[in-house]
Context: one part of a larger RNA
RNA sequence: UUGGGCCUAAAGCAUCCGUAGCCGGCUUUGCAAGUCUCCGGUUAAAUCCAGCUGCCUAACAGAUGGGCCGCCGGAGAUACUACAAAAGCUAGGGAGCGGGAGAGGCGGACGGGUAUUCGGUGGGUAGGGGUAAAAUCCUCUGAUCCAUUGAGGACCACCAGUGGCGAAGGCGGUCUGCCAGAACGCGUUCGACGGUGAGGGAUGAAAGCUGGGGGAGCAAACCGGAUUAGAUACCCGGGUAGUCCCAGCUGUAAACGAUGCAAACUCGGUGAUGCAUUGGCUUAUGGCCAAUGCAGUGCCGCAGGGAAGCCGUUAAGUUUGCCGCCUGGGAAGUACGGUCGCAAGACUGAAACUU
Numbered sequence: 001u002u003g004g005g006c007c008u009a010a011a012g013c014a015u016c017c018g019u020a021g022c023c024g025g026c027u028u029u030g031c032a033a034g035u036c037u038c039c040g041g042u043u044a045a046a047u048c049c050a051g052c053u054g055c056c057u058a059a060c061a062g063a064u065g066g067g068c069c070g071c072c073g074g075a076g077a078u079a080c081u082a083c084a085a086a087a088g089c090u091a092g093g094g095a096g097c098g099g100g101a102g103a104g105g106c107g108g109a110c111g112g113g114u115a116u117u118c119g120g121u122g123g124g125u126a127g128g129g130g131u132a133a134a135a136u137c138c139u140c141u142g143a144u145c146c147a148u149u150g151a152g153g154a155c156c157a158c159c160a161g162u163g164g165c166g167a168a169g170g171c172g173g174u175c176u177g178c179c180a181g182a183a184c185g186c187g188u189u190c191g192a193c194g195g196u197g198a199g200g201g202a203u204g205a206a207a208g209c210u211g212g213g214g215g216a217g218c219a220a221a222c223c224g225g226a227u228u229a230g231a232u233a234c235c236c237g238g239g240u241a242g243u244c245c246c247a248g249c250u251g252u253a254a255a256c257g258a259u260g261c262a263a264a265c266u267c268g269g270u271g272a273u274g275c276a277u278u279g280g281c282u283u284a285u286g287g288c289c290a291a292u293g294c295a296g297u298g299c300c301g302c303a304g305g306g307a308a309g310c311c312g313u314u315a316a317g318u319u320u321g322c323c324g325c326c327u328g329g330g331a332a333g334u335a336c337g338g339u340c341g342c343a344a345g346a347c348u349g350a351a352a353c354u355u
Stems, first nucleotide, its partner, number of pairs: 004326003007309002012323001014203004021196003025089004029084002033081002035077008048066003052062003092193001093190003096186003104179007111156001113155001117151007127138002164171002208249006217243002222238004260322006268300004273295010304311002328355003337348004
């Protein structure tokens, strides 16, 4: 390599869009490239196969016939695939319409917490704070505490729910403007327009970087106090970057469901979410209950699968299409080279040697 695999043993790209490529619904017609049948030619000899013959036999050798792998030409078949600048269909997909659900995105405005911190004024007096216990620390220049008033920044308790939305990252005060997507229903419209996707593009938590603002709380680094044999920690008192906003960069995470995307098929039970239909009840606008259908979201579980844990119509079951990835451990996600980046570094990615 063939093969076998990728939840946890090595292995699913962080996520989506999409170019080439690969794959592709139903019916009819044409064609005959692939495909199939027949005929002819060719496919050197040796090799291979069959029986025969020759060495005593065998190996071996000889003649005869056949075969292998194809290739070329001709004649035909048309189920499937391809092709048609052929025709049609509606089950896939798109567009449209309808009433609704949602922390979906971007922007703006506003508000609240008897919140924290700091400042002013008044009251008030000796402690406060912290811990397992303490100390550092604050405090008679009046702290802690109480009342009132002001400033500023960040965050949005309860509601809140294995609840919702989003491709993922992620999204939670209220109101408002703009934008986008999904589900359900209708069956109006287009008529295969689809699936996946090497390269490529876009988005991408936190930390970090550049420039400019902001800075209440928290807090890497750092400084003290403890603990300890030591304590470059865990605990305590401080505290700067940062955390926040604007503009740009970085492009990584246990970016996890450790499970790629799409489609089809395969017993059920039970929750909560959205929509629709039918029936019943009602306070009849609105809501509750039951049944059914669709969609997403949980738990349990049959068959089946699995090394097991477990998975089980949201598959890790049974199949198909396309992509990515793996091939003992270490050296090593290192070196070198290349591309990107301001840098940090990211992506690509070995070998010697060792076991």
Notes: A computed fold for a 355-nucleotide part of an RNA from an uncultured archaeon, annotated as small-subunit ribosomal RNA, central domain. The coordinates come from a structure-prediction model, not an experiment, and the mean pLDDT is 84. Rfam family: Archaeal small subunit ribosomal RNA. Its family is annotated with ribosome and structural constituent of ribosome in the Gene Ontology. Its Rfam clan is "SSU clan".